RNAcentral holds the sequence, with entries from ENA. The RNA shown here (transfer RNA) has 74 nucleotides and comes from a Calditrichota bacterium. Rfam family: tRNA. Rfam describes the family as follows. Transfer RNA (tRNA) molecules are approximately 80 nucleotides in length. The prediction has a mean pLDDT of 81. The same sequence occurs in records of 5 taxa.

[in-house]
RNA sequence: GCGCCCAUAGCUCAGCUGGAUAGAGCAACGGACUUCUAAUCCGUAGGUCGUGCGUUCGAAUCGCACUGGGCGCG
Numbered sequence: 001g002c003g004c005c006c007a008u009a010g011c012u013c014a015g016c017u018g019g020a021u022a023g024a025g026c027a028a029c030g031g032a033c034u035u036c037u038a039a040u041c042c043g044u045a046g047g048u049c050g051u052g053c054g055u056u057c058g059a060a061u062c063g064c065a066c067u068g069g070g071c072g073c074g
Base pairs, nucleotide, nucleotide: 001073002072003071004070005069006068007067010026011025012024013023019057028044029043030042031041032040050066051065052064053063054062
């Protein structure tokens, strides 16, 4: 230098043949239970989906560029 893959909640990930309020587990917080803690159960909060531009009535999803990470080739 070229090619491919990945980037979604604090962490690990799902959703990626475009469709209506973006989800799960763990963690956090509150409550129930308990003498207390743990476990269990219920609930709450937490995201401008890496950044920008574009396509479209509509983008986490498609296109382009960039950033970061990984792999391969030279």